[in-house]
Context: one part of a larger RNA
RNA sequence: GCCGGGGAGUUCAUAAUUAUGACAAGUUUAAAGCAUAUAAGCUGAAAGCGUAGGGAAACCGAUUAGUAAGCAGCAUCAAUUUUGAUGUGAGUUACAACAUCUACAAGGGUGUGGAGUCAUAAUUUUGAAGCUAGAAGCCAAGCGAUCUAUUCUUGGGUAAGGUGAAGCCGAGUGUGAACUUGGUGGAAGCCUGCAAGGGUUUUGACGUGCAAUUCAUUCCUCAAAUCUGAGAAUAGGGGCGAAAGACCAAUCAAGCUUGGAGAUAGCUAGUUCCCUCCGAAAUGGAUCGUAGUCCAGCGACAGACGAGGUAGAUAUAUAGGUAAAGCACUGAUGGAGGAAGAAGGAACCUCGGUUCCCUUUCACCGUCAAACUCAGAAUUAUAUAUCGCUUUAGACUCUGUCAGACGGGUUUAUGGGGGUAAGCUCCAUAACCUCAAGGGGAACAACCCAACCUAGAGUUAAGGCCUCUAAAUAUUGAUUAAGUACUACACUAAAGGAUGUCUUUGAUCUAAGACAGAUGGAGAGUAGGCUUAGAAGCAGCCAUCUCAUAAUGAAUGCGUAACAACUCACCAUUCAAGAUUGAAGGCGCCGAAAAUACUCGAGGUUUAAAUCAAUUGCCGAUACUCUAGAGCAGAAAUAUAUUAUUUCUGAUCUGGUAGGAGGGCGUCGAGAUUGGAUAGAAGUUGGGCCGUAAGGUCCUGUGGACCGAUUUCGAUUGCAGAUCCCGGU
Numbered sequence: 001g002c003c004g005g006g007g008a009g010u011u012c013a014u015a016a017u018u019a020u021g022a023c024a025a026g027u028u029u030a031a032a033g034c035a036u037a038u039a040a041g042c043u044g045a046a047a048g049c050g051u052a053g054g055g056a057a058a059c060c061g062a063u064u065a066g067u068a069a070g071c072a073g074c075a076u077c078a079a080u081u082u083u084g085a086u087g088u089g090a091g092u093u094a095c096a097a098c099a100u101c102u103a104c105a106a107g108g109g110u111g112u113g114g115a116g117u118c119a120u121a122a123u124u125u126u127g128a129a130g131c132u133a134g135a136a137g138c139c140a141a142g143c144g145a146u147c148u149a150u151u152c153u154u155g156g157g158u159a160a161g162g163u164g165a166a167g168c169c170g171a172g173u174g175u176g177a178a179c180u181u182g183g184u185g186g187a188a189g190c191c192u193g194c195a196a197g198g199g200u201u202u203u204g205a206c207g208u209g210c211a212a213u214u215c216a217u218u219c220c221u222c223a224a225a226u227c228u229g230a231g232a233a234u235a236g237g238g239g240c241g242a243a244a245g246a247c248c249a250a251u252c253a254a255g256c257u258u259g260g261a262g263a264u265a266g267c268u269a270g271u272u273c274c275c276u277c278c279g280a281a282a283u284g285g286a287u288c289g290u291a292g293u294c295c296a297g298c299g300a301c302a303g304a305c306g307a308g309g310u311a312g313a314u315a316u317a318u319a320g321g322u323a324a325a326g327c328a329c330u331g332a333u334g335g336a337g338g339a340a341g342a343a344g345g346a347a348c349c350u351c352g353g354u355u356c357c358c359u360u361u362c363a364c365c366g367u368c369a370a371a372c373u374c375a376g377a378a379u380u381a382u383a384u385a386u387c388g389c390u391u392u393a394g395a396c397u398c399u400g401u402c403a404g405a406c407g408g409g410u411u412u413a414u415g416g417g418g419g420u421a422a423g424c425u426c427c428a429u430a431a432c433c434u435c436a437a438g439g440g441g442a443a444c445a446a447c448c449c450a451a452c453c454u455a456g457a458g459u460u461a462a463g464g465c466c467u468c469u470a471a472a473u474a475u476u477g478a479u480u481a482a483g484u485a486c487u488a489c490a491c492u493a494a495a496g497g498a499u500g501u502c503u504u505u506g507a508u509c510u511a512a513g514a515c516a517g518a519u520g521g522a523g524a525g526u527a528g529g530c531u532u533a534g535a536a537g538c539a540g541c542c543a544u545c546u547c548a549u550a551a552u553g554a555a556u557g558c559g560u561a562a563c564a565a566c567u568c569a570c571c572a573u574u575c576a577a578g579a580u581u582g583a584a585g586g587c588g589c590c591g592a593a594a595a596u597a598c599u600c601g602a603g604g605u606u607u608a609a610a611u612c613a614a615u616u617g618c619c620g621a622u623a624c625u626c627u628a629g630a631g632c633a634g635a636a637a638u639a640u641a642u643u644a645u646u647u648c649u650g651a652u653c654u655g656g657u658a659g660g661a662g663g664g665c666g667u668c669g670a671g672a673u674u675g676g677a678u679a680g681a682a683g684u685u686g687g688g689c690c691g692u693a694a695g696g697u698c699c700u701g702u703g704g705a706c707c708g709a710u711u712u713c714g715a716u717u718g719c720a721g722a723u724c725c726c727g728g729u
């Protein structure tokens, strides 16, 4: 893990509501007693609840219906499909009246035109262990010092070697005290190192081990604060401690055992059959409150009332100060000006002042604002009307009972606050997920289509149609050469750069010959003036004219010490038809570096299977349509009447977590009625059939003695989970 068995909302009291029943201004007995004998009753008003309230209290003390509206019902009349009119009208509603409290009064609060009580059942509240399992802990009484800490009594153990304290003896020196030196001696919490004790390093081996601390190696102490046997002492808020919160029997920041005890847990896990109807919230307020709880909002069910209701559209009226915009106010701000100047700063100065900065102000051009507005939308809100939808098959509204929930999420569409930003955080509106399946998006809670009773057939949506893979390697016209791309978004990198290429649109030159190429020319005054050793087109400064010419700069760049030489501008010839330069758009290029695998889901694809634009056809869902059936809700008729049958209606019924409501299946037992079984009961193997399901039933084999059906009642009544318990495997 699997299989079998066990395994969790129960019981009593209490209170509330609903249903049913009995009696009713009343209702019920309690303790107890009597009788009976396996079971029915009788007696017993003490007491409780109700019949009157208001007020803190003193105290006072209520309509047996005054006016009106009017549902159901009833009566009359008319009509005959639904009905309509009038009258009456229980209950109901409004006003009035009354009791009482407050009060000068007015006004207001509570109450008043009888309905309760008892029993049973269901659901819920509270109290009890209170659906089951689960702490660490707290307290009490006992048991422990054979482990270990310290101590006491009495015993035992410690190879060998080294160093060489005091004391003592000899010798030498000295007047002496004494000093020096050679021996002897054998001290020490001294040294090396066995036994013994310890447990440093390898952070080695081992690490389901030889072992719940061992093995190897290395290391520390080894005559002392030493090691050790036996017997004793100290006990749990206590001991003992050369002190680590260490140790006190593999247990210690308070031992172990039993009990209080089913401690408590706002936390965690689990909580057992089916179907039908409806169906949430993750918000506001409060909270030693934020993992909880209470009130409201949101869900369900039941009842009351009795005619309107309002999610949508249009029109009209009213409200407003947002978006955008603007500068008229408040404030900010760029430019070029005019005027004035108290204080302050800087410069100049003839020390009198002047100029600038700066401040204020005027007009002009230009700009900005959540806490600016001269002006000002859309959407929105409120009211009314009409339409639509909904409603006597009972809406709207009100009352009661039972909840759950109060960790939300996404951006998909928007508007905002905070933040560099975030799959960030805090709000608002709507939708979706949560609680929503199905189709598409490769896969994919919330993106697109679309919301689910059962079965069958057809048509479409989103999205697709080369193969994987259902459907056109369809049609027309363009673009791309980068495998760009083949990604709706989520889940795609920018500034910047470039004779990539296509389209559109300007300007200029051009058969009086453009642009590019080739050939030839490219002169003179003059070596312009100045500067300079030199400066001659070409170091530098100034000027940059004139002539001839087809054209030729007082020179574009090389070059020389300076010249020279070459070249360009410019001109001619040749050639021959477009050339040069801007702007806008489309698709591409560079910019472009990451870790399992190049990669669009893959294969693969280039006049496409890419991109843009257009056309037709097809595929494609639980959507839509049709057929049949089931359930649910409702209507009518009939009958044995909260039920059953039959016939109708449902475009506007059929998803669903938490949760509410309703109806069933099965297990065990009891009562009543009624059956089966040795010609084979229960249980069980393997099959068939029926029911929407829980389940039921039949056959066969096995088995060998009990077991059902209908109806009523009662439960230790249903398992896949709880690291659930026991057994097996």
Base pairs, nucleotide, nucleotide: 001729002728003727004726005725006724011128012127013126015124016123017122018121019120020119021118022117023116026049027048028047032043033042034041053060054059063096066095067094068093069092073088074087075086076085077084078083097112098111099110100109101108102107131270132269133268134267138260139259140258141257142256143255149234150233151232152231153230154229155228156227157226158224160192161191162190163188167184168183169182170181171180172179173178196221197220198219202216204215205214236252238248239247273664274663275662276661277660278659283296284295285294286293287292298404299402300401301400302399303398304397308390309389310388312387313386314385315384316383317382318381319380325373326372330369331368332367334365335364337362338361339360340359341358344357345356346355347354348353408433409432410431413429414428415427416426417425418424438449439448440447453629454628455627456626457625458624459623463619464618465617466603467602468601472616474615475614476613477612478611479610485605486604496590497589500587501586502585503584504583505582506581507580508579509578517574518573519572520571521570523547524546525545528542529541530540553568557566630654631653632650633649634648635647636646637645638644639643665718667715668714669713670712671711672710673709674708675707676706683702684701686699687698688697689696690695
The part of an RNA shown here (large-subunit ribosomal RNA, domain II) has 729 nucleotides and comes from uncultured marine microorganism HF4000_APKG10H11.
Its Rfam family is "Bacterial large subunit ribosomal RNA". Gene Ontology terms of the family: structural constituent of ribosome and ribosome.
The coordinates come from a structure-prediction model, not an experiment, and the mean pLDDT is 82.
The full RNA is in RNAcentral, with records from SILVA.